[in-house]
């Protein structure tokens, strides 16, 4: 220069005037919500996007407990309010690396799969070959028949652990060195995961295959809930002494209503209501600090700030300057026209994750050229 890779920081300008939305001052009117006139203050994101995880908060709800049955996680240690998340560190794996991914408890409790190919893929075998014995044929060397055999060759992801030697009729971890893998064996290190040594086995793979260990979960959601107004058909059938009280399923235990009935309660079809106020923004809250702690994620202290709360759903439009493109010429503080240029618009709040994407800057790795 080129290719990579991690990560920071803005998210597009200032200014007026009109105009919409909420707070909030004074002032006028109004029975009241409120209407009006004049002013302050302030109005969409880093992702506001999926709704994927987790809480905050609300109701079941005076009361619960065990079993069982769903669910969810899954290496260590640390952070957090908590989380399948962040942060460091093992192990495994991809990359020449910078770095990035995790399908991370168990296969020595069981049960089950490795399709095709191949002789054979949990009782592992001989398809081709090799070597030795008989027979037959022969100037051929080819074929039956027994016995070894798994090194060579073939097929597969994967085939008695692998290279290299001795040994052997040929040969095989049968033997020797070295190595690899496994240990619910030992020692020494580390807070641990996990590493290394030693001894001892040594056909495998999937558990994101049922399953088995260990930990953890009550259910539902702001369309949650609560207030206030209105309305309607006090409706109609079934069952009914026993029922109800937090997702299913039993038991145990507490508290209510009922108990001879047109009932207490359950269940089914049907009609009304869709209005208005509240929940609704001060928070695990937001800045900044050459401030303490800590590899860090993050904790602490100080100072300083208050920045949307709409409900068919608010933030727009003009002018000027500025900045970007574009054209055209008389090439220069010209002139004309676009435009504010990716992805994109709260809807109860907050910590992550996932996804779409624009500009600038910095670290580092690989490599070419040049001093």
């Nucleotide at each position: 220069g080129a290719a990579g890779u991690a990560g920071a920081a803005g998210g597009a300008g200032c200014a007026g005037u009109c105009g919409c939305g909420c707070u909030u001052u004074a002032g006028a009117c109004g029975a009241a919500u409120g209407u009006u006139u004049a002013g302050a203050g302030u109005g969409a994101g880093g992702a506001a996007a999926g709704u994927c995880c987790g809480a905050a908060c609300u109701c079941c709800g005076a009361a619960g407990a065990a079993u069982c049955g769903g669910g969810g996680c899954g290496c260590c240690c640390g952070g957090u309010a908590a989380c399948u998340c962040c942060g460091g560190g093992g192990c495994g794996g991809a990359g020449c690396g910078a770095u990035c991914c995790g399908a991370c408890g168990g296969a020595a409790a069981g049960u089950g799969c490795c399709a095709c190919a191949g002789a054979a893929a949990c009782u592992a075998u001989a398809c081709c070959g090799c070597c030795c014995c008989c027979g037959a044929a022969u100037u051929g060397a080819u074929c039956g028949g027994g016995g070894g055999u798994a090194a060579g060759g073939g097929u597969g992801a994967a085939a008695u652990c692998g290279c290299g030697g001795u040994g052997u009729a040929a040969g095989a971890g049968a033997c020797c060195a070295c190595g690899g893998c496994u240990g619910u064996g030992u020692c020494c290190a580390g807070a641990g995961a996990u590493g290394g040594g030693c001894c001892a086995g040594u056909g495998g793979g999937c558990a994101a295959a049922c399953c088995c260990c260990g930990c953890c979960c009550g259910g539902a959601g702001c369309a949650a809930g609560g207030c206030c107004a209105a309305a309607u058909a006090g409706g109609g059938g079934a069952a009914g002494a026993g029922g109800a009280g937090u997702u299913g399923a039993u038991u145990c235990g507490c508290u209510c209503c009922g108990u001879u009935a047109c009932u207490a309660u359950u269940c089914c079809c049907g009609g009304g209501u869709a209005g208005g106020c509240c929940g609704c923004u001060c928070g695990a809250g937001c800045c900044g600090u050459c401030c303490g702690g800590g590899u860090a994620a993050c904790c602490g202290a100080c100072g300083g700030c208050c920045a949307a709360g709409a409900u068919u759903g608010a933030u727009g439009a003009c002018u000027g300057c500025c900045g970007u493109c574009c054209c055209g010429c008389a090439u220069g503080u010209c002139g004309g026209g676009a435009u504010g240029c990716a992805c994109a618009g709260a809807a109860c709040u907050c910590g992550g994750c996932u996804u779409a994407u624009c500009u600038u800057c910095u670290g580092c790795u690989u490599u070419c050229g040049u001093u």

Description
A computed fold for a 371-nucleotide RNA from a Candidatus Zixiibacteriota bacterium, annotated as Bacterial RNase P class A. The prediction has a mean pLDDT of 77. The sequence is in RNAcentral, with records from ENA. The source organism's lineage runs through Bacteria, Pseudomonadati and Candidatus Zixiibacteriota. The gene name in the source record is rnpB.